[in-house]
This is a predicted structure of an 84-nucleotide RNA (transfer RNA) from an Akkermansiaceae bacterium. The source organism's lineage runs through Bacteria, Verrucomicrobiota, Verrucomicrobiia, Verrucomicrobiales and Akkermansiaceae. Its mean pLDDT, the model's own confidence on a scale to 100, is 80.
RNA sequence: GCCCGCGUGGCGGAAUUGGUAGACGCGCAUGAUUCAGGUUCAUGUCCCAGCAAUGGGGUGCAAGUUCAACUCUUGCCGAGGGCA
Numbered sequence: 001g002c003c004c005g006c007g008u009g010g011c012g013g014a015a016u017u018g019g020u021a022g023a024c025g026c027g028c029a030u031g032a033u034u035c036a037g038g039u040u041c042a043u044g045u046c047c048c049a050g051c052a053a054u055g056g057g058g059u060g061c062a063a064g065u066u067c068a069a070c071u072c073u074u075g076c077c078g079a080g081g082g083c084a
Stems, first nucleotide, its partner, number of pairs: 001083004006078002010026003019067001027045006046057004060076005
């Protein structure tokens, strides 16, 4: 230099003929159980506003296509693999 796919909560990792983003697990928080801890169980766990109901934003960054984009297209950025 050329080619290939990848980038989603704190972590792993789902969601693709484009149609509710964050399933499931780990971790964490609170509570129950225990003398205490572990194990186990229940509830919660992306962010902001709000007493709440609810509303708004969010898939590496920026554009484009579309009624609608994590998903398709383009350019960057990042980490990796292959070829010379």